This is a predicted structure of a 77-nucleotide RNA (Fluoride riboswitch aptamer (crcB RNA motif)) from an Actinomycetales bacterium. Its Rfam family is "Fluoride riboswitch aptamer (crcB RNA motif)". A reference for the family is Baker et al. (2012), "Widespread genetic switches and toxicity resistance proteins for fluoride", Science. The coordinates come from a structure-prediction model, not an experiment, and the mean pLDDT is 79. Of the family's consensus pairs, 100% are formed in the model.

[in-house]
RNA sequence: GGACUGCACGGCGAUGGGGCUCGCCGGAGCGAGAUCCGCUCGAACCGCCGUUCUCGGCUGAUGGCACCUGUGACGAG
Numbered sequence: 001g002g003a004c005u006g007c008a009c010g011g012c013g014a015u016g017g018g019g020c021u022c023g024c025c026g027g028a029g030c031g032a033g034a035u036c037c038g039c040u041c042g043a044a045c046c047g048c049c050g051u052u053c054u055c056g057g058c059u060g061a062u063g064g065c066a067c068c069u070g071u072g073a074c075g076a077g
Stems, first nucleotide, its partner, number of pairs: 009026005016068002019065003027041005047058004
């Protein structure tokens, strides 16, 4: 110096909130000589089905679990 793995931390998992948990990603550059800080780019991520490839149809506030909020369906008062 490089690769891999673990831990910690940050980000992400088709519509809101926090909690627990699972998975995925975590590099580069600049301000600036420099911790902190700030900015830019990048990664994970951005639903399903059919299709004449352009249109048509469909499910869900969860990755998973429970709760809250909103919405939808059915029934009762």